[in-house]
A computed fold for a 1496-nucleotide RNA from a bacterium, annotated as small-subunit ribosomal RNA.
It was read from a public genome assembly.
RNA sequence: AAAUUUUCUUUUUUUAAGGAGAGUUUGAUCCUAGCUCAGGAUGAACGCUGGCGGUGCGCCUAAUACAUGCAAGUCGAACGUGAUCUUGUUGGAUUUAUUCAGCAAGUGAAAGUGGCGGACGAGCGAGUAAUACAUAAGAACCUGCCCUGUACUCGGGGACAACCCACCGAAAGGUGGGCUAAUACCGGAUAGUCUCGAAAGAGUAAAGCUUUUGCGGUACAGGAGGGGCUUAUGGCUUAUCAGUUUGUUGGUGGGGUAAAAGCCUACCAAGACUAUGACGAGUAGCUGGUGUGAGAGCAUGACCAGCCGCGAUGGGACUGAGACACGGCCCAUACUCCUACGGGAGGCAGCAGUAGGGAAUCUUCCGCAAUGGGCGAAAGCCUGACGGAGCGACACCGCGUGAAGGAUGAAGCAUUUCGGUGUGUAAACUUCUUUUCUCGGGGAAGAAAAUCUGACGGUACCCGAGGAAUAAGCUCCGGCUAAUUACGUGCCAGCAGCCGCGGUAAUACGUAAGGAGCAAGCGUUAUCCGGAAUUAUUGGGCGUAAAGCGUCCGCAGGCGGUGGAGAAAGUCUGUCAUUAAAUACCAGUGCUCAACAUUGGUGCUGUGAUGGAAACUUCUACACUAGAGGAUGGGAGAGGUAUGUGGAAUUGUGCAAGUAGGGGUAAAAUCCGUAGAUAUGCACAGGAACACCAAAAGCGAAGGCAGCAUACUGGACCAUUCCUGACGCUCAGGGACGAAAGCGUGGGGAGCGAAACGGAUUAGAUACCCGUGUAGUCCACGCCGUAAACGAUGCGUGCUCGGUGUAGGGACCCUCGACCUGGUCUCUGUGCCUAAGGUAACCCGUUAAGCACGCCGCCUGUGUAGUACGGCCGCAAGGCUAAAACACAAAGGAAUAGACGGGGACCCACACAAGCGGUGGACUAUGGGGUUUAAUUCGUCACUAAGCGAGAAAUCUCACCCAGACUUGACAUCCCUAUCGUACUUUUUAGAAAUAAUUAGGUCAGUUCGGCUGGAUAGGUGACAGGCGCUGCAUGGUUGUCGUCAGCUCGUGCCUUGAGGUGUUCGGUUAAGUCCGUAAACGAGCGCAACCCUCAUCGUAUGUUGUACUUUCAUACGAGACUGCCGGUCAUAAACCGGAGGAAGGUGAGGAUGACGUCAAAUCAGCAUGGCCCUUAUGUCUGGGGCUACACCCGUGGUACAAUGGCUAGUACAAACUGAAGCAAAGCCGUAAGGUGGAGCCAAUCGGAGAAAACUAGUCUCAGUUCGGAUUGAGGUCUGAAACUCGACCUCAUGAAGUUGGAAUCGCUAGUAAACGUGUAUCAGCUACGGCACGUUGAAUAUGUUCCUGGGUCUUGUACUCACUGCCCGUCAAGGCAUGGGAGCUGGGGGCACCCAAAGUCUGCGAAAUAAUCGUGGCCUAAGGUGAAACCAGUGACUGGGCUUAAGUCGUAACAAGGUAUCCGUACGGGAAUGUGCGGAUGGAUCAUCGCCUUU
Repeated sequence: AAAUUUUCUUUUUUUAAGGAGAGUUUGAUCCUAGCUCAGGAUGAACGCUGGCGGUGCGCCUAAUACAUGCAAGUCGAACGUGAUCUUGUUGGAUUUAUUCAGCAAGUGAAAGUGGCGGACGAGCGAGUAAUACAUAAGAACCUGCCCUGUACUCGGGGACAACCCACCGAAAGGUGGGCUAAUACCGGAUAGUCUCGAAAGAGUAAAGCUUUUGCGGUACAGGAGGGGCUUAUGGCUUAUCAGUUUGUUGGUGGGGUAAAAGCCUACCAAGACUAUGACGAGUAGCUGGUGUGAGAGCAUGACCAGCCGCGAUGGGACUGAGACACGGCCCAUACUCCUACGGGAGGCAGCAGUAGGGAAUCUUCCGCAAUGGGCGAAAGCCUGACGGAGCGACACCGCGUGAAGGAUGAAGCAUUUCGGUGUGUAAACUUCUUUUCUCGGGGAAGAAAAUCUGACGGUACCCGAGGAAUAAGCUCCGGCUAAUUACGUGCCAGCAGCCGCGGUAAUACGUAAGGAGCAAGCGUUAUCCGGAAUUAUUGGGCGUAAAGCGUCCGCAGGCGGUGGAGAAAGUCUGUCAUUAAAUACCAGUGCUCAACAUUGGUGCUGUGAUGGAAACUUCUACACUAGAGGAUGGGAGAGGUAUGUGGAAUUGUGCAAGUAGGGGUAAAAUCCGUAGAUAUGCACAGGAACACCAAAAGCGAAGGCAGCAUACUGGACCAUUCCUGACGCUCAGGGACGAAAGCGUGGGGAGCGAAACGGAUUAGAUACCCGUGUAGUCCACGCCGUAAACGAUGCGUGCUCGGUGUAGGGACCCUCGACCUGGUCUCUGUGCCUAAGGUAACCCGUUAAGCACGCCGCCUGUGUAGUACGGCCGCAAGGCUAAAACACAAAGGAAUAGACGGGGACCCACACAAGCGGUGGACUAUGGGGUUUAAUUCGUCACUAAGCGAGAAAUCUCACCCAGACUUGACAUCCCUAUCGUACUUUUUAGAAAUAAUUAGGUCAGUUCGGCUGGAUAGGUGACAGGCGCUGCAUGGUUGUCGUCAGCUCGUGCCUUGAGGUGUUCGGUUAAGUCCGUAAACGAGCGCAACCCUCAUCGUAUGUUGUACUUUCAUACGAGACUGCCGGUCAUAAACCGGAGGAAGGUGAGGAUGACGUCAAAUCAGCAUGGCCCUUAUGUCUGGGGCUACACCCGUGGUACAAUGGCUAGUACAAACUGAAGCAAAGCCGUAAGGUGGAGCCAAUCGGAGAAAACUAGUCUCAGUUCGGAUUGAGGUCUGAAACUCGACCUCAUGAAGUUGGAAUCGCUAGUAAACGUGUAUCAGCUACGGCACGUUGAAUAUGUUCCUGGGUCUUGUACUCACUGCCCGUCAAGGCAUGGGAGCUGGGGGCACCCAAAGUCUGCGAAAUAAUCGUGGCCUAAGGUGAAACCAGUGACUGGGCUUAAGUCGUAACAAGGUAUCCGUACGGGAAUGUGCGGAUGGAUCAUCGCCUUU
């Protein structure tokens, strides 16, 4: 689940035993789609390894060639002969025991005649796509041996082998003569259920051997089994094979066969097969079954079994019951062998075996004991069938390699954070067992009804003894996929099934340890099925992913309305037969189990026969009207064809009038024009297209169709409901139409306009822009047959909510009525919005992409390629049909978040603009690059490196270079020894110093009083120290930048299959995601703001060192400012604008404060730190040098170029800071730097300390100067051990460039810029003109957001996501790979024509005897030869494109409006991507206008 039962339960019977996914396209997502993996299997092979047993299996390649042996013989009871041997006997010989000869009886080899068997058994799969096989039927046949039945088995004859003789030959073998037997051969007789014939009638047989209950023989009939033949159905690929066929299709006569038949032949007819795939090509033995799968299927045909075919290759017949014959014959061919060169022999795809081929497949074994076969009466003989053994882990199955205890968790090994951890109860060790193994003993079944008979085999099995003894590997450990660490290596070596690992911390390479899995195996490779619903019958799709033919007509085909009736092909059902056995499944049985074997049952889904049913499909006849069509009456329309005709405009021509330009562009130029253009007027000529109306409107099958009129003509729609009566739908092949471009012939040619030519642009410009301009565009006729021929949506029919426009028609209402207008309903067309539903999503949604049915077309990863070859069409261009090799792991669709756009909207910022002052030019300082050097130490490089690290390089610093030294070290801890006369200070010598030696001082502390403790120094030993050595791409920490930009997120909820969205958008507003309102969101966090510091006002309190005794100063605590108040605007909001008051007003000013994150940004040289590296040096010490070099370039400053100034003199006004290794006053000396001096001050007390611009007065008078001060000379001062390399300062002298700075570029919005000086850190001194801080004087400008830069929000496009410094196209050049063409060349298999023709069947003639036989012909024909043509394969100078390869060349075609929107078809041009013309598509961005729709 079914039956039984009214139902449930019970009961009975039958059936079933069952379906998993994962990785990989993306920044992420969903989908589509391919690739890959996990499973099972094998006649396997390879790598590593290997204890035993059982059962199976074992040349898949060369149907290649084969040495050697064996694989088919047997029968004396069919026959003739009879070697040999035995016995007996006779005779002879002699060496007396043998031998020879004969006879008799036995024995009976070899060969022969004859019979049966060699057609089975055994092997192999070349051929074969049907002469095959499977299944199911059938009629016109044969059948040895076997079985049954009937009848018979009479009587004769002549030969030939063997044998003998002779001869030929090397051999194989042969010839001649002679003898002989038979179940050999031939007549005669007999004869029926035999054969022929209509009948009469005619014709045809045999064999004996044996003496037994025998074995045979002949004829006929039947049977069983076997075989031959016919038919139907079924099972491969290819249409880039579409027509095939002449014995072909049929008939008649004849022949032929065991038998039907064109099986053969003559004649006659012209048929036969084919789109349901003939013919051809390729491949292939078929089946039961086998593997897999849930099944349907897919793949396959080893072993076992059935059938077929073959036997070196090709042909042929003979014999026979059976063959056209594996171990027979003849011929031909190739090959091999023998040979006396004349001629002969051979066929392992039988069993072993050999060579060869190959990745690869066994013993030249034993036995007929069993099973079976041949012969025989039998014994028996033969049997490489078979039974067994051997070899091979080739497969399946089973067993073992020990079991229990055993923690100091041993050693070793590995790792480690050095503590430990793992291997691990694992081992050792103790106790035990003996499957297996070795030895010894016993020992089968297989053998049948009795005796005999066992290859296997002394095997299986059993008993005893011994001893843990003899026995574990392979693969993997990034994910898929169970299992991780260390070392080595450093995009190398290598791995890889897919994704992918490896560029110095590799769970992915190699090794080790550990782990996981399987286990006498484990992996890999190959192949098949599965997963793959990835060819989809079960069970897929086609708007955008691959996919609807451009459109219609339509034959075949498929499908088809309503009613009842009949039939029974499909369909359903019963019964019968068959579906070989084995296999499969179920239940048993036997080997100790299992594999295996075996018994019984089921099944084998199929086919046929025969009954039944009649709903559905089908068929037949009848009927119907809802489909379809016709009739009648209407109106609409750019539907089509032809002819005619009209006006506007362009151009040209003529005339008039008129003068210097016109034209064109972003700007120009080419061009036209003083020979009179353009502009204007009039007239004329010619061609093409038809403004407004006009619409998303209308018509048409599509392409497409537009002035007006006429003629002819197709279709649709509405109304009437009269007629026909399923006449229908769809359509492979076929036919017709089919934009633009293009082609042919003839016209036409105004405008436009490929090509072409000029002018521009540009790096170039074969383009975009401009000026000319030919084909063409137009007409007629004929081709072409393609488009993004699109709604990217095939046609037809039915069903499934609505709303709103619009076009054509109709009905009703409104109206007294007509017109108009309006409303409701309805049929047909055409738009938009939307429900359910669908969809991967976008979207579709009665005009479906919804729900169904019918038919057609098409798709199956991407590229190669809509290409090559072939075929068809075309005048050509080309079209239609249409692959593969090879390469990749993707290609693709929709949507999402970003980023980007030479897209859009809005907003902000010293971003621009408006201003002020600079830089870029000079000199100089300083930093960087480069160069140089022994070294010029290192880091930093757009903004965000370069007066940066460094807030002080003469030594030191110091990291660099040269030279000289040290090696447990300059520094730390531990251990041992010694000293304490220590440490420390000091002299001298050598040396550049480090260092070495030396000299003089110095005599540690505590104490339990012990040389006990501490400490120090020296020496030794090894652990270690040390490293500014590397890696900032292993890191911590810190920092820069976007950016003080306003953003970045979360929880819950909601929406979406999902990524994700919403919130965070929108309307306002703000400096602000600031706030308000709205809203599927409601809240929250980090940011904003505020809180913190400084400044500005005031109050209070206190006050020395300040001061004028009160506060301007100092300190502390408070107040104050909040859009609080008023008015206006706005939405009764937030907020903004204005005002008042106030020291300050909308963030009061400045600072600190830097969200999530970005840049592998910076730093291992601040520090810390993993890893690596050095260890008499990459560590440490010392002296000297270098970091300061100098053809050059860059950055940042300083000083200037002067009169708003320089110089001289005088007179004012700050703030902040700092001082003990210090600041240093007054005074004196010096031109000055400075010296001397040392009061005062640990600072509101003293000092640094004089502020300077300013102001007043004088002078200079526009010049390289009284500007400017570089450079250089001389002389000094100071610091310091030391100013040469290499310090600062002073005085005198010298007096360079420079006269306001090209392109470009920087800062700044108020106490700001600009100008002016002051202080300080570092510091012995100084390179400071730098950094940081302080005050003094103190502006200009902002109309604004078009543009530049940067940023934010929303939106849009995208082929970008390493995110536009993105992606990406094509030529050229180089290497590699496969492939097309190609003068040809080579090979192959067939077909055709001709020549020649073996053997052989059939046949003619002749001879013989008429037979055998011989000779000679004929037909057919294998092989061979020649020729022409086609096909297939290989190869080929050269050549075409294709694919591919980290860093080649040229451009930049595409993706954003990709900078000329892109794409399709076509034509022309061009280095290349491509450009242009004509027509078409939107799969184009942006803006505007009009219209329609939705909401209000």
It matches the Rfam family "Bacterial small subunit ribosomal RNA". Its family is annotated with structural constituent of ribosome and ribosome in the Gene Ontology.